[in-house]
This is a predicted structure of a 103-nucleotide RNA (TPP riboswitch aptamer (THI element)) from a Beijerinckiaceae bacterium. Taxonomically the source falls in Beijerinckiaceae (Bacteria, Pseudomonadati, Pseudomonadota, Alphaproteobacteria). The prediction has a mean pLDDT of 75.

């Protein structure tokens, strides 16, 4: 002196799904809303989670595929596929270093 994790401020980007015992309503065997359940950070408004290339936050394939289930992106796979916000400030634990004294 430089780098920088968590955490802090600014800025940007992302996703909200799926099943029912029951109620209620419209339509004709379905849907729409309440209310409750599943996972999961988060299940449409929280201004709350999550993510900014170190990018698997999330799209797209995908009305995929093979398993689970009351169903389901709920596990896998697809994935060294192709896109996606390509930030900025502060800053110590700390990492690394120069100088200079001591042994």
């Nucleotide at each position: 002196a430089u780098c920088u994790a968590u955490c802090g401020c600014c800025a940007g980007g992302g996703g909200u799904g799926c099943c029912g015992a029951c109620c209620g309503g419209a339509a004709g065997u379905u849907c729409c809303g309440g209310c409750g359940g599943c996972u999961g950070a988060g299940a449409u408004c929280a201004c709350a989670c999550c993510c900014u290339u170190c990018g698997a936050a999330c799209c797209u394939g995908a009305u995929c595929u093979g398993g689970u289930u009351g169903a389901a992106g709920c596990c896998a796979g697809c994935g060294u596929a192709g896109g996606g916000a390509g930030g900025g400030c502060a800053g110590a634990a700390g990492a690394c270093g120069g100088g200079g004294g001591c042994g």